[in-house]
A computed fold for a 379-nucleotide RNA from a Candidatus Zixiibacteriota bacterium, annotated as Bacterial RNase P class A. Rfam family: Bacterial RNase P class A. Rfam classes the family as a ribozyme. About the family: Ribonuclease P (RNase P) is a ubiquitous endoribonuclease, found in archaea, bacteria and eukarya as well as chloroplasts and mitochondria. Rfam links the family to the GO terms tRNA processing, ribonuclease P activity and dimeric ribonuclease P complex. The organism belongs to Candidatus Zixiibacteriota, within Bacteria. Of the family's consensus pairs, 96% are formed in the model. The sequence was found by an Rfam model in a public genome assembly. The prediction has a mean pLDDT of 76.
RNA sequence: GAAAGAGGAUUUACGGUCGCGCUUUAAAAAUUAACUUAAAGUGAGGAAAGUCCGAGCUCCAAAGAGUCAGGAUGCCCGGUAACGCCGGGGCGGAGUGAUCCGACGGAAAGUGCCGCAGAAAAUAGACUGCCAAACUGCUAAUCUUAUGAUUAUCAGCGGUAAAGGUGAAAACGAGGUGUAAGAGACCCCGCUCGCCAAAGUAAACUUUGACGAGGGUAAACCCCAUCCGGAGCAAGGCCAAAUAGGGAAAUAGGGGCUGACUCGCCCCACAUUAUUUUCGGGUAGGCUGCAUUGAGCCGGCAGGUAACUGUCCGGCCCAGAUAAAUGACCGUACUGCCUUUGGGCAGAACAGAACUCGGCUUAUGAUCCUCUCUCUACU
Numbered sequence: 001g002a003a004a005g006a007g008g009a010u011u012u013a014c015g016g017u018c019g020c021g022c023u024u025u026a027a028a029a030a031u032u033a034a035c036u037u038a039a040a041g042u043g044a045g046g047a048a049a050g051u052c053c054g055a056g057c058u059c060c061a062a063a064g065a066g067u068c069a070g071g072a073u074g075c076c077c078g079g080u081a082a083c084g085c086c087g088g089g090g091c092g093g094a095g096u097g098a099u100c101c102g103a104c105g106g107a108a109a110g111u112g113c114c115g116c117a118g119a120a121a122a123u124a125g126a127c128u129g130c131c132a133a134a135c136u137g138c139u140a141a142u143c144u145u146a147u148g149a150u151u152a153u154c155a156g157c158g159g160u161a162a163a164g165g166u167g168a169a170a171a172c173g174a175g176g177u178g179u180a181a182g183a184g185a186c187c188c189c190g191c192u193c194g195c196c197a198a199a200g201u202a203a204a205c206u207u208u209g210a211c212g213a214g215g216g217u218a219a220a221c222c223c224c225a226u227c228c229g230g231a232g233c234a235a236g237g238c239c240a241a242a243u244a245g246g247g248a249a250a251u252a253g254g255g256g257c258u259g260a261c262u263c264g265c266c267c268c269a270c271a272u273u274a275u276u277u278u279c280g281g282g283u284a285g286g287c288u289g290c291a292u293u294g295a296g297c298c299g300g301c302a303g304g305u306a307a308c309u310g311u312c313c314g315g316c317c318c319a320g321a322u323a324a325a326u327g328a329c330c331g332u333a334c335u336g337c338c339u340u341u342g343g344g345c346a347g348a349a350c351a352g353a354a355c356u357c358g359g360c361u362u363a364u365g366a367u368c369c370u371c372u373c374u375c376u377a378c379u
Stems, first nucleotide, its partner, number of pairs: 001375002004372008012333007020043008045350001049361002052359005057232004064263005070228005075089005090104001091102004105223002110221002112217003127164002129160003135156003139152005172190002175187003191214004196209005236288004246279007253268005296316005301310003334347005
């Protein structure tokens, strides 16, 4: 100097004027703490988005045992309120590397699938080929008194799966023995997986030894292990108002513990009841939930490789709207772009809280900081 990898920060700052919402105080007003004026404080994100996971909170609800279904996760060990999240490690893969990715239990319980091509795709094979050992036959030659014997070519019947071809993948791989030619048929050395043993390790796992087995596929069905009630602030609670406490039909106990069923238990009722279906009518307003005090935030200290933790120390309270407020202008500084170097323009993208948190995922402009890797040149 070039080109990569990982992590983090900001989302202009300060001041003034005016305008909005909330809280508090005071005055005035009022008797429903309404409305008004003044002052102080405060007011939309890193994702507020998605509604994908997990909770807090509310209701069903005061609650048992068993069976079955459905869904989720899937190496080990930690963290956390919990999680399908985060951290560290192991194994596998990509990369020269820093690093990154993994839907990472089981194919030896079973079933299914692997198109086309190819002979054949797992109880899986003969297209091109190789062989002529064994058996049979034709022809030729030689020997023989003859029967017959020997040799050679060809054919039949056979043997073969090493070589070639097809394919993502073809009977685990290279070397050798052996054979008529071949083949884990045998030998030696290897690869993958599995059981056992020893050592290391907290564990996954690693190394060594001996034995056994050798297509793939489980984000195919399945098997195994672990976990899982439902609905959601439009939850729920209170007040006020209005109508027709209406009509008809069906069932006979109904409801809950429950996604379904069984047992068991509990509550209401005993036909003046409950459930379901249907016709018709009224209301849909206000308050609260929400001064959002929290697994809260900021800084420090201690522990831990880290995630994170702490009866540790100090500081802070930072929207609560309800058809929906959080804005506009000016000045200075900062940052970026342009420039005739006088200055001018802009604050860009993705995008707006609606019960609250912890995560993940997605969208995204500009600027800055830290550490690490590789290459090139010089010293």